[in-house]
RNA sequence: AGAGUUUGAUCCUGGCUCAGAACGAACGCUGGCGGCAGGCCUCAAACAUGCAAGUCUAGGGGGUGUAGCAAUACAUCACCGGCGGACGGGUGCGUAACACGUGGGAAUAUACCUUUUGGUUCGGAACAACGCAGGGAAACUUGCGCUAAUACCGAAUGUGCCCUUACGGGGAAAGAUUUAUCGCCAAAGGAUUAGCCCGCGUAGGAUUAGCUAGUUGGUGAGGUAAUGGCUCACCAAGGCUCCGAUCCUUAGCUGUUCUGAGAGGAAGAUCAGCCACACUGGGACUGAGACACGGCCCAGACUCCUACGGGAGGCAGCAGUUGGGAAUCUUGGACAAUGGGGGAAACCCUGAUCCAGCCAUGCCGCGUGAGUGAUGAAGGCCUCCGGGUUGUAAAACUCUUUCGACGGGGACGAUAAUGACGGUACCCGUAGAAGAAGCUCCGGCUAACUUCGUGCCAGCAGCCGCGGUAAUACGAAGGGGGCUAGCGUUGUUCGGAAUUACUGGGCGUAAAGCGCGCGCAGGCGGCUAUCCAAGUCAGUGAUGAAAGCCCGGAGCUCAACUCCGGAACUGCCAUUGAAACUGUUUAGCUUGAGGACGAGAGAGGUGAGUGGAAUUCCCAGUGUAGAGGUGAAAUUCGUAGAUAUUGGGAAGAACACCGGUGGCGAAGGCGGCUCACUGGCUCGUAUCUGACGCUCAGGCGCGACAGCGUGGGGAUCAAACAGGAUUAGAUACCCUGGUAGUCCACGCCCUAAACGAUGAAUGUUAGUCGUCGGGAAGCUAGUCUUUUCGGUGAUGCAGCUAACGCAUUAAACAUUCCGCCUGGGGGGUACGGUCGCAAGAUUAAAACUCAAAGGAAUAGACGGGGACCCGCACAAGUGGUGGAGCAUGUGGUUUAAUUCGAAGAUACGCGAAGAACCUUACCUAGCCUUGACAUAUUAAAGAACACUUUAGAGAUAGAGUGGUGCCUUCGGGAGCUUUUAUACAGGUGCUGCACGGCUGUCGUCAGCUCGUGUCGUGAGAUGUUGGGUUAAGUCCCGCAACGAGCGCAACCCUCGUCACUAGUUACUAACGGUUCGGCCGAGGACUCUAGUGAGACUGCCUUCGCAAGGAGGAGGAAGGUGAGGACGACGUCAAGUCAUCAUGGCCCUUACGGCUAGGGCAACACACGUGCUACAAUGGCCAGGACAAUGAGAAGCGAUACCGCGAGGUGGAGCAAAUCUAUAAACCUGGUCUCAGUUCGGAUUGUAGUCUGCAACUCGACUACAUGAAGCUGGAAUCACUAGUAAUCGUAGAUCAGCUAUGCUACGGUGAAUACGUUCCCGGGUCUUGUACUCACCGCCCGUCACACCAUGGGAGUUGAUUUCACCCGAAGCGGGAAAGCUAAACUGGCUACCCUCCACGGUGGAAUCAGCGACUGGGGUGAAGUCGUAACAAGGUA
Repeated sequence: AGAGUUUGAUCCUGGCUCAGAACGAACGCUGGCGGCAGGCCUCAAACAUGCAAGUCUAGGGGGUGUAGCAAUACAUCACCGGCGGACGGGUGCGUAACACGUGGGAAUAUACCUUUUGGUUCGGAACAACGCAGGGAAACUUGCGCUAAUACCGAAUGUGCCCUUACGGGGAAAGAUUUAUCGCCAAAGGAUUAGCCCGCGUAGGAUUAGCUAGUUGGUGAGGUAAUGGCUCACCAAGGCUCCGAUCCUUAGCUGUUCUGAGAGGAAGAUCAGCCACACUGGGACUGAGACACGGCCCAGACUCCUACGGGAGGCAGCAGUUGGGAAUCUUGGACAAUGGGGGAAACCCUGAUCCAGCCAUGCCGCGUGAGUGAUGAAGGCCUCCGGGUUGUAAAACUCUUUCGACGGGGACGAUAAUGACGGUACCCGUAGAAGAAGCUCCGGCUAACUUCGUGCCAGCAGCCGCGGUAAUACGAAGGGGGCUAGCGUUGUUCGGAAUUACUGGGCGUAAAGCGCGCGCAGGCGGCUAUCCAAGUCAGUGAUGAAAGCCCGGAGCUCAACUCCGGAACUGCCAUUGAAACUGUUUAGCUUGAGGACGAGAGAGGUGAGUGGAAUUCCCAGUGUAGAGGUGAAAUUCGUAGAUAUUGGGAAGAACACCGGUGGCGAAGGCGGCUCACUGGCUCGUAUCUGACGCUCAGGCGCGACAGCGUGGGGAUCAAACAGGAUUAGAUACCCUGGUAGUCCACGCCCUAAACGAUGAAUGUUAGUCGUCGGGAAGCUAGUCUUUUCGGUGAUGCAGCUAACGCAUUAAACAUUCCGCCUGGGGGGUACGGUCGCAAGAUUAAAACUCAAAGGAAUAGACGGGGACCCGCACAAGUGGUGGAGCAUGUGGUUUAAUUCGAAGAUACGCGAAGAACCUUACCUAGCCUUGACAUAUUAAAGAACACUUUAGAGAUAGAGUGGUGCCUUCGGGAGCUUUUAUACAGGUGCUGCACGGCUGUCGUCAGCUCGUGUCGUGAGAUGUUGGGUUAAGUCCCGCAACGAGCGCAACCCUCGUCACUAGUUACUAACGGUUCGGCCGAGGACUCUAGUGAGACUGCCUUCGCAAGGAGGAGGAAGGUGAGGACGACGUCAAGUCAUCAUGGCCCUUACGGCUAGGGCAACACACGUGCUACAAUGGCCAGGACAAUGAGAAGCGAUACCGCGAGGUGGAGCAAAUCUAUAAACCUGGUCUCAGUUCGGAUUGUAGUCUGCAACUCGACUACAUGAAGCUGGAAUCACUAGUAAUCGUAGAUCAGCUAUGCUACGGUGAAUACGUUCCCGGGUCUUGUACUCACCGCCCGUCACACCAUGGGAGUUGAUUUCACCCGAAGCGGGAAAGCUAAACUGGCUACCCUCCACGGUGGAAUCAGCGACUGGGGUGAAGUCGUAACAAGGUA
């Protein structure tokens, strides 16, 4: 000190989360020792048992016991009496208060202590104990009688004291006793303690705004220790409050504690000070002191005892128990120390205290060993099998003994006695590495990684998020990181969080400026002097308890801890000074503000009047069949005369042009013209006043539209509503109608994206260009120029901003005042209050839920956005498909099996360039198990091999014959076959979503990128955009870019022209021969063959253009890429292929491997794709005739010839090929058919054959004869093609024994039509724009309904709590009265029943607030795959 998390990426805003410290803690796992501390935070719940406050016999009289003859002495017990039980100890219920803290004050008391002065005289009557007699279960109690005192009473004295009318009056004592002291009374001081009063400080809520009758004050009296409405009588009507009264909720306060850099925030255990309380409520008594924790009385609840009549009790003292709870200890020792009570003292008492016990609850300290030790042992784990790691770790050797164990000595605390702690601390000795390590984490944040298991399961998780078969995130293991007698988790507080911002935040678009003004209180306020000293500053004094924190020392071995000293305690009070600033007083000033005078502009406001155009309606004329409306229609109007047109009239509303980022107004808003009344503003003069100012909580006023009330008005337009359309639907968009309303007057409502999403005011800070209103100056006198004040705009510098942008009209720089914000949703909702006739407005939450929601900008993608461009994309044409039959592929169905894959384009005559067996992967059946195949090893046998035969469907099994090889150092070796055993083979089994390779597609589209530089906070941009041009990111020009790469093009191949070279098997012009066939001689000219070259480059001309380039022309075989091919950028589709091949992982191993036979892949209601043949006359058939190219051929092509109608057969010339082998067909000529289901068409079927092959049944092709189906040009829709192309015609080849080939791949023959053009459909490219999309529109996303769960509002009511008002009752008790009752002394005496006032609990009735439950009901939230639509995001298809 920061980090993670919103996005494809970025910056910002903003929340959530983490890392730190702390704790009276708890829980999980683990646990060696010591020191010091701490230990019911919850039920102020209830308590068994023991102890916690007694003491004094030197105040008094007695009882009992002991001793004594007795007097008496001692001991002990209760009683009368004294002092103490008001301290000490506990708890935090109550209390928001003079309770506490701090600082002051006057009207007081104070036992014991202390100082001083004075006094202590004389009398009297009782009551306990005790005795006698009773009552009662008990607690306890009654009557009679005796008695003492430092108990009680009277008298005297009484300086001082108190009262007083100042004369006078009142008022004291106690003795004990050994003669020394202790006491007693009065008074005055001190000290201590306590009471009272005051200033200031000390929680939250306004969804609590008014409260108060003893209330506020006075007079008098009473009362108190004392002031005082403290109480009472009378009088007055006050007192408190937005600077928060009253009410509600919560809470003991403080020194301090934790955290924090601090300021702050949170807390108030232990220790210390104060307060309050003692089962709950009330009350007084006694006393110096109490309204009394271990006292009293009454009431209540509870518990206990009881003989039922009546009694007893109060752990919030120390232990302890039960309960509650996540949770908190021993029914211990001692008065040795410190302190307290009593006593003259000894002494007694003391759960205060000092100690011990329990608990890792915390802090601090120590230990669990140290050194050496490599073959880097074994084992574990990983492995690329080489090794690595655990790891000097262990073992082993050497050494030490802290702590603990055992044995011995042994304190301080007490300077005489007295030690619970304690045989403790500490010291010495002995043995021996011996008795002593765990917890958590390892995806990022955050230090630390691999293997196996699991397979969106089990599970993890603080946040982000892991897990769906290769998980560093789950579980285990190995290894590693961290801390360590602890570690981790949970909870809470502060921090980080500048995330409430005083220090130290914001409000144009992220949350946030009130819709606007006026304005009281409040806050702030111009210049110059003066006075005071409140604020402010300085000095001094008092206080700020101790402890704590901090600093310096000291003591426990150190530390924690403790002790000593200092500093600090930032505060408050008093006092003395200062006078700059703020403030107060006084005197002035003019620049802020206002007034006066003179001018000016304006849709500023209100009222009255008035004008024309238009719409609609009414009347009349002309006129005839339509009008109207729409994308297209219909509803509607019209022959009863519409629409159109002309004239006249009525009514209401609004004011075209001017008109303008023009004007006015505070905002809302204001628009024909005239008049009246009226508000504000600007300019000029510098004439007056003299700070009169700014802002503004509450308050008051204004406030569009819509809406409400009453009364008018009603032309247009038009919610609702009706009808017509559209649509799957259409409660909409469109159309025809149409009522409230729209208009006026009066009264309400009070909200808007009431927006500049920008509060008001003042000052300061570059400009430029417009425009509106006024003024000034100039001369060239204008529709001029310059300048100034006030408005209103554009652009732009500095500066600011997250960016966009703002920028003298600030979102810049400063000041003042007000309002508002603090994650999203729930929700501007609920409840309560206020306002309103209502609608509703305003104020304004919580539970619950999410980890985001959001702003700006960036790159893409997309748009039923825009611009430009291209493509057989459309258009223009030609021919098809879709209808028929058949072929073929697919789906589906069927089946034992119909093997598998391919699935929009980019699957479907595709893998398959050829399934009868084989192929073959499928099915059925029969067989084999180191295997049909590979390598290595073990053991054995045999040459290998060839052949015959039996059974069987065959695989296979059995039998038999021939055969004994090669090399050799003679040991053997190499190779082969069979058998045995082990490693292994084998798999067309799964995963193409683990992969390589290959391929398809966008697309032969023109794009895709990089380096350096520059711009931007950044993602990114620039370059690559722009203007032209091109088939092209092709080229040119321009430009903060300059270059480069992969693509384009070219280089490669074929075709087209020519030349050269070379001529056999090809060719034949000339010459010769000829059987008339380039056949032969010959030729190398031509064709051709196949090698090398040439040729085309916008090169030339004209023209346009800056250029690139374009258009036209010439020449040329070819002209602008000459035609065709090969060639496929970065990437996309988790595209296709594990069944070509290769391959990770998984799976099978007498089977998912291997062999064999038969079957299947060929099935058949049906659907689709691709083709062939047709439907005919541009044709069919018959006869005759002509012209190719490519390619193939030896288990081959096969000629002539002969046989067969034919398929074919016999036979075999020639040819391993420019030599041999194949009738090219369409076409041409002639004939026939004459429009018909035909002489078209050939499916289907029958019969007979041919060929291949081991074998044509399932399931081959072909031939002949016979048969002669559908079909007469094909719906919606859809495909291909731009020239040697389409169309049409045949030929060849691969695969192949044969062939289901009409397929595919090549080859040549004949050979068209059309393209105006780019509006539209499809696809693509570039630029731009919008976006809530980025899995990228096959996107995103909204609402109802249905289901489950959650919290919450309303709710007839019901239950409880608290407070309050009125009345009733009225215990105990104080106060007052008071007996005829009681009473020993004294007597104007005392006491009491009883009566009165006050009054706790209780009762009755009412009110308010809060809480629980509640049938039913409202919305809200959440939830992988429900329903209906498609509202929003693009012009989201109606912005």